Description
This is a predicted structure of a 101-nucleotide RNA (c-di-GMP-I riboswitch aptamer) from Planctomyces sp. The coordinates come from a structure-prediction model, not an experiment, and the mean pLDDT is 83.

RNA sequence: ACCUCGAACAGGCAAACCCGGUGUAAACCGGGGACGCAAAGUCAUGGGCCCACUCUGAUCACGCAAAGCGUUGAUCGAAGAAGGGUCGCCAGGCUACCGAA
Numbered sequence: 001a002c003c004u005c006g007a008a009c010a011g012g013c014a015a016a017c018c019c020g021g022u023g024u025a026a027a028c029c030g031g032g033g034a035c036g037c038a039a040a041g042u043c044a045u046g047g048g049c050c051c052a053c054u055c056u057g058a059u060c061a062c063g064c065a066a067a068g069c070g071u072u073g074a075u076c077g078a079a080g081a082a083g084g085g086u087c088g089c090c091a092g093g094c095u096a097c098c099g100a101a
Stems, first nucleotide, its partner, number of pairs: 005099002012037002017032006035088001041094003045091003048086004054081003057076005062070003
């Protein structure tokens, strides 16, 4: 010096919750606040989970109407597509303080 590891020292970050803001939402940003964290630094690359403004789906209403259709509105759902989020869900990439066994 490097790898592994994580006692100590010096520090660091900041969950829930509250306030303000952004967003359809999930969630995020700032302030307060500490549940915890040896990468709880960073990257959405793989997987998981979450959302639902859009399309496919269903129902109701309305219009035309034979079936059905509608550049219409509302509600339900989330299986698919598109999109978004989560790194403090897991894995992986990159970087990093300290130095006992």